Notes:
RNAcentral holds the sequence, with entries from SILVA. Predicted 3D model of a 1468-nucleotide RNA (small-subunit ribosomal RNA) from Olea welwitschii. Taxonomically the source falls in Olea (Eukaryota, Streptophytina, Spermatophyta, Lamiales).
RNA sequence: AGAGUUUGAUCCUGGCUCAGGAUGAACGCUGGCGGCAUGCUUAACACAUGCAAGUCGAACGGGAAGUGGUGUUUCCAAUGGCAGAUGGGUGAGUAACACGUAAGAACCUGCCCUUGGGAGGGGAACAAUAGCUGGAAACGGCUGCCAAUAUCCCGUAGGCUGAGGAGCAAAAGGAGGAAUCCACUCGAGGAGGGGCUUGCAUCUGAUUAGCUAGUUGGUGAGGCAAUAGCUUACCAAGGCAAUGAUCAGUAGCUGGUCCAAGAGGAUGAUCAACCACACUGGGACUGAGACACAGCCCAGACUCCUACGAGAGGUAGCAGUGGGGAAUUUUCUGCAAUGGGCGAAAGCCUGACGGAGCAAUGUCGCGUGGAGGUAGAAGGCCCACGGGUCGUGAACUUCUUUUCCCGGAGAAGAAGCAAUGACGGUAUCUGGGAAAUAAGCAUCGGCUAACUUUGUGCCAACAGCCGCGGUAAGACAGAGGAUGCAAGCUUUAUUCGAAGUGAUUGGGCGUAAAGCAUCUGUAGGUGGCUUUUUAAGUCCGUCGUCAAAUUCCAAGGCUCAAACUUGGACAGGCGGUGGAAACUACCAAGCUGGAGUAUGGUAAGGACAGAGAGAAUUUUUGGUGGAGCAGUAAAAUGUGUAGAGAUUGAAAAGAACACCAACAGCGAAAGCACUCUGCUGGGCCGACACUAACAUUGAGAGACAAAAACUAGGGGAGCAAAUGGGAUUAGAUACCCUAAUAGUCCUAGCCGUAAAUGAUGGAUACUAGGCGCUGUGUGUAUCAACUCGUGCAGUGUUGUAGCUAACGCGUUAAGUAUCCCGCCUGGGGAGUACAUUCGCAAUAAUGAAACUCAAAGGAAUUGAUGGGGGCCCGCACAAGCAGUGGAACUGUGGUUUAAUUCGAUGCAAAGCGAAGAACCUUACCAGGGCUUGACAUGUCGCGAAUCCUCUUGAAAGAGAGGGGUGCCUUCGGGAACACGAACAUAGGUGGUGCAUGGCUGUCGUUAGCUCGUGCCGUAAGGUGUUGGGUUAAGUCUCACAAUGAGCACAACCCUUGUGUUUAGUUACCAUUGUUGAGUUUGGAACCCUGAACAGACUGUCAAUGAUAAGUUGGAGGAAGGUGAGGAUGACAUCAAGUCAUCAUGCCCCUUAUCCCCUGGGCAAAACACGUGCUACAAUGGCUGGGACAAAGGGUCGCGAUCCCACAAGGGUGAGCUAACCCCAAAAACCCGUCCUCAGUUCAAAUUGCAGGCUGCAACUUGCCUACAUAAAGUCAAAAUCGCUAGUAAUCGUCGAUCAGCCAUACGGCGGUGAAUUCGUUCCUGAGCCUUGUACACACUACUCGUCACACUAUGGGAGCUAGCCAUGCCCAAAGUCAUUACCUUAACCAUAAGGAGGGGAUGUCGAAGGCAAGGCUAGUGACUGGAGUGAAGUUGUAACAAGGUAACCGUACUGGAAAGUGUGGCUG
Repeated sequence: AGAGUUUGAUCCUGGCUCAGGAUGAACGCUGGCGGCAUGCUUAACACAUGCAAGUCGAACGGGAAGUGGUGUUUCCAAUGGCAGAUGGGUGAGUAACACGUAAGAACCUGCCCUUGGGAGGGGAACAAUAGCUGGAAACGGCUGCCAAUAUCCCGUAGGCUGAGGAGCAAAAGGAGGAAUCCACUCGAGGAGGGGCUUGCAUCUGAUUAGCUAGUUGGUGAGGCAAUAGCUUACCAAGGCAAUGAUCAGUAGCUGGUCCAAGAGGAUGAUCAACCACACUGGGACUGAGACACAGCCCAGACUCCUACGAGAGGUAGCAGUGGGGAAUUUUCUGCAAUGGGCGAAAGCCUGACGGAGCAAUGUCGCGUGGAGGUAGAAGGCCCACGGGUCGUGAACUUCUUUUCCCGGAGAAGAAGCAAUGACGGUAUCUGGGAAAUAAGCAUCGGCUAACUUUGUGCCAACAGCCGCGGUAAGACAGAGGAUGCAAGCUUUAUUCGAAGUGAUUGGGCGUAAAGCAUCUGUAGGUGGCUUUUUAAGUCCGUCGUCAAAUUCCAAGGCUCAAACUUGGACAGGCGGUGGAAACUACCAAGCUGGAGUAUGGUAAGGACAGAGAGAAUUUUUGGUGGAGCAGUAAAAUGUGUAGAGAUUGAAAAGAACACCAACAGCGAAAGCACUCUGCUGGGCCGACACUAACAUUGAGAGACAAAAACUAGGGGAGCAAAUGGGAUUAGAUACCCUAAUAGUCCUAGCCGUAAAUGAUGGAUACUAGGCGCUGUGUGUAUCAACUCGUGCAGUGUUGUAGCUAACGCGUUAAGUAUCCCGCCUGGGGAGUACAUUCGCAAUAAUGAAACUCAAAGGAAUUGAUGGGGGCCCGCACAAGCAGUGGAACUGUGGUUUAAUUCGAUGCAAAGCGAAGAACCUUACCAGGGCUUGACAUGUCGCGAAUCCUCUUGAAAGAGAGGGGUGCCUUCGGGAACACGAACAUAGGUGGUGCAUGGCUGUCGUUAGCUCGUGCCGUAAGGUGUUGGGUUAAGUCUCACAAUGAGCACAACCCUUGUGUUUAGUUACCAUUGUUGAGUUUGGAACCCUGAACAGACUGUCAAUGAUAAGUUGGAGGAAGGUGAGGAUGACAUCAAGUCAUCAUGCCCCUUAUCCCCUGGGCAAAACACGUGCUACAAUGGCUGGGACAAAGGGUCGCGAUCCCACAAGGGUGAGCUAACCCCAAAAACCCGUCCUCAGUUCAAAUUGCAGGCUGCAACUUGCCUACAUAAAGUCAAAAUCGCUAGUAAUCGUCGAUCAGCCAUACGGCGGUGAAUUCGUUCCUGAGCCUUGUACACACUACUCGUCACACUAUGGGAGCUAGCCAUGCCCAAAGUCAUUACCUUAACCAUAAGGAGGGGAUGUCGAAGGCAAGGCUAGUGACUGGAGUGAAGUUGUAACAAGGUAACCGUACUGGAAAGUGUGGCUG
């Protein structure tokens, strides 16, 4: 110090998450030692038991014990004194002078210190005790005696009160032989402690805005230690509050602690200071001090005891128990130390405290061994089988003893004689012993250090975020290895940081969240120039204080460290005091530049009121006229012979103002347009005076505010939500049409919102220019300024610097600065709920939470895409030709089946793999068999091998018999082959084409796809490759921040078209010869064949083009602009196809998923689809005759000829291993005959019967022939395929596979041989440029709302329940105070009656309780509202492209739903 995560990628905004630290922690696994700390955070829940506050006999009467006695000693209930107000615990309450800090005046103070006086004289009681007596107990009652440092009176006083006179008020003794000491009393002072007052500071909520009657003040009285409404009577009406009162919620506060660079945030355990509390509530008593934790009284709840009458209790002291909880210790030891109480002291008491115990709870330190040691052992894991790794690690050798065990010595802590140690025989020292007693936890996909294997198979699981897991998981689980930390390690929780993610330091608001719709203006904030005063802010010095501890620094000593001790310092706050005077502020005086006033002009659709004009529309009416009009993409509803529409004359009404008109003007905004008049606000310009900072912004507040809507009254021509009807449609609550109501208009109100936008608050100043427009000045020239120059104000455009994430902004800033206001802090839930305010209502304003997601979003980039645009191409359309779609064949789907083997499925599957399923093939099914196997290699044994026959069986197979002895040899044996045995292994058309190689299809023979260097951009990327032309072409050319290059294109290759040269057999020609041919002889001219060359390049001419590239036309030429055809297929795409051609990883089967055999199936037959064939006929069919090809094939073959058969075919077998012979007949065509438009002499399916061929075999299931039978079909609906020239169409012919063939298929060959192309609007596909995009799995995309289902949280809700708060009234305990006529009488008074006093009673106040009506909060509630979430539900398709009606905002109405329509606005 940063990192991960939105995207195909990028930059930004923005949230979520992580790495760090910390803890009174807890859970899990593990656990050697010591030091120092810490240990109920929850139930301020309830508590058994023990202890935690006593002491003094030197205050006092007395009792008891002890002793032989005296003296004495010891102990003690009671009276009395002091202390139980400290120490210890807890944090419930408290938002407060409670705490913190700094001040203050009207106070008190036991014990302690200093100091000054004093203690004289009297008296009366009460406990204990004794007796009697009540009660279960606790605890009492009556009578009698008696003491004091208990108590009372008198006297006295440097005290108190009072102006004064005067008045009030004290004491105690004890110990000692004594000195003396300790006590007592009245004063004065101090120290320490306490009470009170004040300034400042001190959490959240405004969906808490008003609160307060003793309330605020005064006077009198009372009261207190003291001030004071502290209390009371009277008087006044104040006091607090937007600088947040009151109310509600939460909370002990601080020193400090943790985090952070700091500012700051969080927190308030241990230690320390303060406060509050002591079962809950109230109250006083005593006392120096309490309204009192281990005191009292009362009430309440709870617990215990009881003889039912009554009584006792309070662990938030130390231990401990139960309970709660994730969770927190021993019913230990000692007063030795420190401290406290009492005492003269000894001493006693002390769960304060000192210690020990338990707990890895934290922190600090130490150890679990050190050195050597490769045969790199065994074993584990991995492996490419070679090895690698765990690993010098272990073993082994040697050394050491911290720790551990045993033995010995043994502290300091003790405080100035001595004695006194819980800890503790502890720390420490020392001798001996043996490497001996001691390592785990988490992680290993990225962030984040660390990788492999096995198992699992979207299962089980993991996960902090992103995410991982669907058969090859570095992410799950195990193992090996590695990494990190280490007596600990992970996890969880909380908190700070990272987070500049609430921004003072230190953020933003055009489009990401965010500028109020606009203006006026109050409080407040900020504020021009010059001089003076003051000294509040500010600055400098100094003083006081902010307890100690802590933190920091230095030093010290425990071996070190932690812990501890000592010293020092910082920091910032508050207060006092002295100074300075620049700035801010204050006081005073001035100035004119900001601002304003007056004056002169000027521009202008500014607003209000009144008046007027014309065009158009509709309606009414008169005339003419006679059939439609209107409306649409097309129609229909509507309207018209009862006379429309059209045309023409007249009249009425309402609303709006064409042209001018503009990037023009005005206004704060909304908004404002015919003309004239009146009234009125503001701006600008000019010159010259005046005022003298009067300014700016502006929380609340007020004013104004489009459209729609509302109320009341008018008005109503046109338009037009709703609504009716007609269309469209699957539907059409819409778009379109026809009608039409509110409304639109006016008056008076109301509403207060819009994409109220420049999505940009206002003010001031500064910072390059260029080009316009509006208003108004001015200069020069001129006859004349519209023109040229220049100033101010406004309004546009382009652009520099700068800014910005980019887009963009740019003197009209989104630049540079200052001031003020408003607003934002992830998306959704939601501008919703509740509450409140305004409103007639509709609504508006303010405005959450639960829950949920890891994104949502902005700008730009590349693609893809659009029912966006431009250019361009293609049998893409158009123009044509011929078809398919309706029947037989074949393939597929589905169905069926024992099986109908498998694969291929839009184009790019479907006469496809299959160039040929009767057996075989064959992979499928049934049945029969085999198990080292039908096949390969290795080992062993045996036999040559081969061959023949028989039995059985459907065959495979099983069984039996016979024949045969080969080849090489070193004579041991070996090779080939066959059989047998066991094991390694064979075998698999079993799975995965989504693990793969190879091959292939497709876009597409489309013209594209990229790179180096440079340049531009923050980057993704761009440029190049775009642009002007051109081409079949990213083909070429010109231009250009690009310049070059590569793969594709083209060319090179093959076939074909022309010629030349060369070579001529089996081909060709001539001759001979023949019925004809073979044949013979000759030739190389032709055809043809093979080889090698030539030829075509826009080369040439003209036109055009830019003098280019090229294009058009012509010449020549066999061929002309790529001559025609083929082969050739860029980067990529489709997880395209194929594991069944082959190869192959992994998985699976192994007496079977292998292998053999027989039979069956792949051929089923209602249906649907695809490709082809034959046709429907006369351009034809039948028949007779006659011509002309090319390219192929052939010895297990082609097969001539002749004979037989109607034919298929049979018999015969010449020739041919092929330019020689054969297949072989070419057919369409030509010349004739018949048919004459019909289901026919068309067409041939189907069926019957008879034959032929192949083959072991023709039933399932072959082909062919003859005869007979003769179906659908008369050109084909919706829709749709192919083709641009030797092409389509048509005609035959050959081949592969093959015994035969289901071939009408497939691949070739030639014959005959067209039509049409205006053209690019449309359909389809492709290319380039551009544009929009919410798409990137990329439009088969994305996405919205209702409905249905499940779950979750939440609002309303008749109510119900509980808690809290305050109010009024009733009752009223204890108790203080007051009153008192009742009762009583040791001290004192007394006039001897009585009084003071005490008790009782009464009254005020008064807790709990009761009643009443409220407020707030929480829980629950039939039913109900929306919301959110949820792999595969329903309905539509609203949005994103012009999203198919542009979208959106406000408003109103309507509709299953998205939504539609009206009206105004905006461009996003």